[in-house]
Context: one part of a larger RNA
RNA sequence: UGACGGGGGCCCGCACAAGCGGUGGAGCAUGUGGUUUAAUUCGAAGCUACGCGAAGAACCUUACCAGGUCUUGACAUCUUGCGCUAACCUUAGAGAUAAGGCGUUCCCUUCGGGGACGCAAUGACAGGUGGGGCAUGGUUGUCGUCAGCUCGUGUCGUGAGAUGUUGGGUUAAAUCCCGCAACGAGCGCAACCCUUGUUUCUAGUUGCCAGCAUUAAAUUGGGCCCUUUAGUGAGACUGCCGGUGACAAACCGGAGGAAGGGGGGGACGACGUCAGAUCAUCAUGCCCCUUAUGACCUGGGCUACACACGUGCUACAAUGGACGGUACAACGAGUUGCAAACUCGCGAGAGUAAGCUAAUUUUUUAAAGCCGUUUUCAGUUCGGACUGUAGGGUGCAACUUGCCUACACGAAGUCGGAAUCGCUUGUAAUCGCGGAUCAGCAUGCCGCGGGGAAUACGUUCCCGGGCCUUGUACA
Numbered sequence: 001u002g003a004c005g006g007g008g009g010c011c012c013g014c015a016c017a018a019g020c021g022g023u024g025g026a027g028c029a030u031g032u033g034g035u036u037u038a039a040u041u042c043g044a045a046g047c048u049a050c051g052c053g054a055a056g057a058a059c060c061u062u063a064c065c066a067g068g069u070c071u072u073g074a075c076a077u078c079u080u081g082c083g084c085u086a087a088c089c090u091u092a093g094a095g096a097u098a099a100g101g102c103g104u105u106c107c108c109u110u111c112g113g114g115g116a117c118g119c120a121a122u123g124a125c126a127g128g129u130g131g132g133g134c135a136u137g138g139u140u141g142u143c144g145u146c147a148g149c150u151c152g153u154g155u156c157g158u159g160a161g162a163u164g165u166u167g168g169g170u171u172a173a174a175u176c177c178c179g180c181a182a183c184g185a186g187c188g189c190a191a192c193c194c195u196u197g198u199u200u201c202u203a204g205u206u207g208c209c210a211g212c213a214u215u216a217a218a219u220u221g222g223g224c225c226c227u228u229u230a231g232u233g234a235g236a237c238u239g240c241c242g243g244u245g246a247c248a249a250a251c252c253g254g255a256g257g258a259a260g261g262g263g264g265g266g267a268c269g270a271c272g273u274c275a276g277a278u279c280a281u282c283a284u285g286c287c288c289c290u291u292a293u294g295a296c297c298u299g300g301g302c303u304a305c306a307c308a309c310g311u312g313c314u315a316c317a318a319u320g321g322a323c324g325g326u327a328c329a330a331c332g333a334g335u336u337g338c339a340a341a342c343u344c345g346c347g348a349g350a351g352u353a354a355g356c357u358a359a360u361u362u363u364u365u366a367a368a369g370c371c372g373u374u375u376u377c378a379g380u381u382c383g384g385a386c387u388g389u390a391g392g393g394u395g396c397a398a399c400u401u402g403c404c405u406a407c408a409c410g411a412a413g414u415c416g417g418a419a420u421c422g423c424u425u426g427u428a429a430u431c432g433c434g435g436a437u438c439a440g441c442a443u444g445c446c447g448c449g450g451g452g453a454a455u456a457c458g459u460u461c462c463c464g465g466g467c468c469u470u471g472u473a474c475a
Base pairs, nucleotide, nucleotide: 001475002474003472004471005470007469008468009467010466011465012464013463015459016458019423020422021421022420023419026314027313028312029311030310031309032308033307034305035304042053043052064300065299066298067297068296069295070294073125077124078123079121080120081119082118083117088101089100090099091098092097105116106115107114108113127289128288130287131286136283137282138278139277140276141274143272148187149186150185151184152183153182154163155162156161167178168177169176193266194265195264196263198234199233201231202230203229204228207224208223209222212221213220237260240254241253242252243251244250316416320375321374322373323372324371325370326369332363333362334361337356338355342351343350344349382413387408388407389406390405391404392403430450431449432448433447434446435445
C1' cells in the first nucleotide's frame, strides 16, 4: 500500500421487512447429470453451466457410429498434355459410382495464340469441427450502470509511499458547494443519440370525414377541420413563489403546465478482477494426421431410460367449465409469398380463384370482457396424460422420428415438506396477437397491445456493494 475480520461509524440495492404470485408435490415439454449404446458428436459447470452455443437434429444439417468407396483429392493456385462441354436416356447397384447410348463446346484474335470450362498426368500442395482458450487475436460473461480508477506539476517522507481523492454539507453519482499544501487534468458520472408523453407549422395519398350532395357501404363528387402519417420547430431550466439551510450547494411545499425536479424506457459498461468463456463463428504461432484424424455415399445415432437436478407449460376448478349471441387493439410479415369471396368437409383442410411487391390487398373473427342458458361441489360437464381407429397437409421419404384433426379411451392431480424465486406502477399477476429460424415442426426466444392490483413501518437482522477508520503472526 492492499486484502481480510463472527472490529467500529456512515450510506445504498426487491438485500431484508410489508405485500402479490410462483417453484419444490402431479402429468407433460425441454436442457443437464448418470446409465446404456456400434454411436448416443462436441462445448458450457456456484453466483457468471443446465428452453445455454442450437433464430428450429426425419435425409441434409452432422461434427458421431456401421458398412460400401476415393487418394493431387469434395475445395484453391501453379506446370504439362488433350478438346469427345453440360444436359438427357438405358443397365447394374442401397447409393456414392461404373458401363453403354445420344450429343459434338463457348468468347476474343494480329490466325501464331490467349481466356472460360471439362478430362488426364506430375509434384509442389490441398484438407483436418484433430490438440491444448494455461501460447494468442478478436468477441463476450461477471463484479456493475457500482462510483470509482488515474496522471502532470508542486509539497511532505531516507524510502516504500502520502497529499490531491481526506473533512463539513448535499446528490442517483469523485453530483455540486464550502474548507484545506495543494493547483490543474484525463478515463468514467451526467449531457449529446433513439423512442415515448403535449403542441406549432409544412404536406394530404393508399389515410381521415366536420359541414354539402350522393350511396346498401367514406361508395362517389368534394374537403384536409379532426384523426393519423413523417419532417421541422417549441416545450422543463429548480425558470417563478414560500420555507429550511451556512448569505452556499441543495432539500421540502406550492403555482402554472400535457409533463416537475433524472418525466418513462432504451442504446451506452472506466482502471481492472475471475490464467472466467470461446482454437467448434472467424483468425492464428506450435504440435499432430497425410491411400487418412482428409473426402463421398447409404443406413443408423444426436430422440436410448431404473433414476437425479434445473427451466417451463397444463392443471387440481364455480372469481370456474360448456354452449349461443355480441364489442374493442397494437407491433409486425407477405411474390418460391400472404391469400379474400364462393363451394365441399363435423374438423384439420381441399377445390377454384379476385386483390396485393402493400397506410390501397391479405394475414385479421384478437382473447380475457359483456349479455343469456346450463352445470351445484363430485375425481365431477374439473383435468387432460396415455392408448386405439379413421383422416389432413408438408416433404424423394414421417418405421426408428415430426405437426395437426375427428371419434372413442379418460391416468396422476383436491393447492404441494424442508427449502427457494420474481416483482415497487401501467409494474406484478392475467389475456390474447405478431415475428425470426423455417418445406414441415414452438409450452422456447424476441416483440406487441388489452384489461390491471396489493404493499413498503423501517434499516435490527440475511446477501451484495461503496466511503472513512481500526487490528493483523496474511501478500
A computed fold for a 475-nucleotide part of an RNA from Limosilactobacillus reuteri, annotated as small-subunit ribosomal RNA, 3' major domain. Lineage of the source: Bacteria > Bacilli > Lactobacillales > Lactobacillaceae > Limosilactobacillus. Its Rfam family is "Bacterial small subunit ribosomal RNA".